A computed fold for a 72-nucleotide RNA from Ceratobasidium sp. 414, annotated as transfer RNA. It matches the Rfam family "tRNA".

This record gives sequence, structure tokens and C1' cells, in this order.
RNA sequence: GCUGAUUUAGUUUAACGGUUAAAAUUUUCUUUUCAUGCGAGAAUAAUAAAGGUUCGAUCCCUUUAAUCAGCU
Repeated sequence: GCUGAUUUAGUUUAACGGUUAAAAUUUUCUUUUCAUGCGAGAAUAAUAAAGGUUCGAUCCCUUUAAUCAGCU
């Protein structure tokens, strides 16, 4: 330099182009217990960035960034 893949809560994963983006776990609160833990309930928290297509984009297209792999 070229090609390909990936990027979503603090972390690990889902999501036919269509409801308020779904779970596990972490954290906080409540409940339970003599107390802790376990269990139950609730809250907080996310689509890498910018454009485009579309009535509607995490999803499709383009560019950029980061990471990984391969070729030279």
C1' cells in the first nucleotide's frame, strides 16, 4: 500500500428495514433473614463518528476512525 471481518449498557451477547432496541451480569434501592449470602421486585445505563437511500435504518450504501486477520 491492497483485501476481508468486527465495532450495540461498565462487561458478555441478541434484535425479518417497523411497538418504548431485548436479555445475562455489574452497580444502587426495596423486600426477605437475628445478620450475611441466596432468592424476589424495581431503578440506572448502549447502537464507533459523519453523510446518503427510505414513510421508517442497529440493519442497506458511501467516507472516516479503532481493533483483528491475510497478501505484497